[in-house]
Context: one part of a larger RNA
RNA sequence: AACGCUGACGGUGUGCAUAAUACAUGCAAGUCAAACGGGCGAUAAGAAAGUGGCAACACUUUUUUAAAGCAAGUGGCGAACGGGUGAGUAACGCGUGGGUAAUCUGCCUUGAAGAUUGGGAUAACUCCUUGAAAGAGGAGCUAAUACCGGAUGUGCUAUGUUUUUCUCAUGUUAGGCAUAGUAAAGGUAGCCGCAAGGCCUCCGCUUCAAGAUGAGCCCGCGUCCUAUUAGCUUGUUGGUAGGGUAAUUGCCUACCAAGGCUAUGAUGGGUAGCCGGUCUGAGAGGAUGGUCGGCCACAUUGGGACUGAGAUACGGCCCAGACUCCUAUGGGAGGCAGCAGUAGGGAAUAUUGCGCAAUGGGCGAAAGCCUGACGCAGCGACACCGUGUGAAGGAUGAAGAUUUUCGGAUUGUAAACUUCUGUCAAUUGGAGACGAAGGCACUAGGGUUAAUAGCUAUUAGUGCUGACGGUACCCAAAAAGGAAGUCUCGGCUUACUCCGUGCCAGCAGCCGCGGUAAUACGUAGGGGGCAAACGUUACUC
Numbered sequence: 001a002a003c004g005c006u007g008a009c010g011g012u013g014u015g016c017a018u019a020a021u022a023c024a025u026g027c028a029a030g031u032c033a034a035a036c037g038g039g040c041g042a043u044a045a046g047a048a049a050g051u052g053g054c055a056a057c058a059c060u061u062u063u064u065u066a067a068a069g070c071a072a073g074u075g076g077c078g079a080a081c082g083g084g085u086g087a088g089u090a091a092c093g094c095g096u097g098g099g100u101a102a103u104c105u106g107c108c109u110u111g112a113a114g115a116u117u118g119g120g121a122u123a124a125c126u127c128c129u130u131g132a133a134a135g136a137g138g139a140g141c142u143a144a145u146a147c148c149g150g151a152u153g154u155g156c157u158a159u160g161u162u163u164u165u166c167u168c169a170u171g172u173u174a175g176g177c178a179u180a181g182u183a184a185a186g187g188u189a190g191c192c193g194c195a196a197g198g199c200c201u202c203c204g205c206u207u208c209a210a211g212a213u214g215a216g217c218c219c220g221c222g223u224c225c226u227a228u229u230a231g232c233u234u235g236u237u238g239g240u241a242g243g244g245u246a247a248u249u250g251c252c253u254a255c256c257a258a259g260g261c262u263a264u265g266a267u268g269g270g271u272a273g274c275c276g277g278u279c280u281g282a283g284a285g286g287a288u289g290g291u292c293g294g295c296c297a298c299a300u301u302g303g304g305a306c307u308g309a310g311a312u313a314c315g316g317c318c319c320a321g322a323c324u325c326c327u328a329u330g331g332g333a334g335g336c337a338g339c340a341g342u343a344g345g346g347a348a349u350a351u352u353g354c355g356c357a358a359u360g361g362g363c364g365a366a367a368g369c370c371u372g373a374c375g376c377a378g379c380g381a382c383a384c385c386g387u388g389u390g391a392a393g394g395a396u397g398a399a400g401a402u403u404u405u406c407g408g409a410u411u412g413u414a415a416a417c418u419u420c421u422g423u424c425a426a427u428u429g430g431a432g433a434c435g436a437a438g439g440c441a442c443u444a445g446g447g448u449u450a451a452u453a454g455c456u457a458u459u460a461g462u463g464c465u466g467a468c469g470g471u472a473c474c475c476a477a478a479a480a481g482g483a484a485g486u487c488u489c490g491g492c493u494u495a496c497u498c499c500g501u502g503c504c505a506g507c508a509g510c511c512g513c514g515g516u517a518a519u520a521c522g523u524a525g526g527g528g529g530c531a532a533a534c535g536u537u538a539c540u541c
Stems, first nucleotide, its partner, number of pairs: 001537004008387006014380002016345001021343003025340003030077003035074002039070002043066010084298003093223008103215002108211007116150004125140006155182009166171001186203002190199003224270003231261003236258008273295004277288004300321005323334004351377001353376003359373001360371004390420004400411004424482001427477004435468001438465007446456003485530005490511003496525002499522002506513002
């Protein structure tokens, strides 16, 4: 773990091992308007016209400006994390120790240098066509931190040349010179200015160097069973040249050589994700790899590339297969081994819950938004741990029951009864958290600054911010009231008598019991073990 019987409470954990079977429904990856143009737009202000009015003014319509906000689109970042599963894999997959002088690394940190001048498009939008739909096509317009030229070159790259450090070494470190090639993007707040524009703050952009982090590749050693598998291999083993990659290599291609592995078990077959660990054991070992953590592999089946710093790309794309769904039959849509949940399978495994308050992650200047990660709650004695089901007194040893040698004995201080206590559950009432560290807003002061703006901080004050939860915990009232079962009693093995049955019915882990006095079957009384459990079965040591 499951099953049988029983079942009071709490805490902490844990819960599809089978069909990697098929999935209805909802949710699980978005965010940025401080990159960009347009659309809609509450509201506010102005103008014009009309109506009413003596007027002030009011109402209606149109229009202009400003504008909180809304949701599509271009663009950026993220979506390669986080979450799931163990099908495949006996392998440099994993573990451990090394190498990379054979490599890459977005965001982050530090340092150096720079951000100049131009251009053409395109979505959105409008119009048209087409389709049942999914959608598709055409014409016209427009923007950017989207895209593409020129300039500059601290640097970097390539080639040539020269000096130099180190290394067993192919090499490598630090420089000099020459030639060629190679960058960029702006946005926000504020101030000055008539304007053009300028200054400044913060964020961003480009090139390079270094770091940090993450990854790629290579190697030594270790890693199940089978010889009723003995030979295996032709890109195979090595070389040369070329291609390819961030990078080494038959990784790929051409040519050349004929090698390479194997009884220290190749090749084949079977089984299996590996480890830290876990269980057991005095240890050596044996078994195991569920939860948690590290690594790997996979995402309906098989194949493929694209984008990107990074791809097994689960909730991306393309093709093919199987299956399901929609269809106007022409054609389309889909992928729970994410969280819940359904059917099926099975001895067997939970809620279509609450919240982003905390921790962590993505985006954003921030406010904030998203987050079935996560935090919580629900269900299950599934496991472990803790607590209770009352305590003290109480003999005429009551009644009843069982048994008897009929005297009695046992149940048994057990009960009744008396006096107490109040854990837990239930009831009534009160009070009520820690988790909030911090974060955000406002105000005041400090620093920076030309500035009262912006930014900044180990400043101060005020306010707001908790799903769990009116929960935990605490206090008061009342009340022994609501809370014990299960297995067993022949020996092993703690615990015995009566009746029934009569090799029958039955028991049984082993030995074995039962055929008329059964402590072994079935009741009863009594006893024993363990106890919110007890027993059985299965697995392992």
The part of an RNA shown here (small-subunit ribosomal RNA, 5' domain) has 541 nucleotides and comes from an uncultured bacterium. The RNAcentral record of the full RNA draws on Greengenes.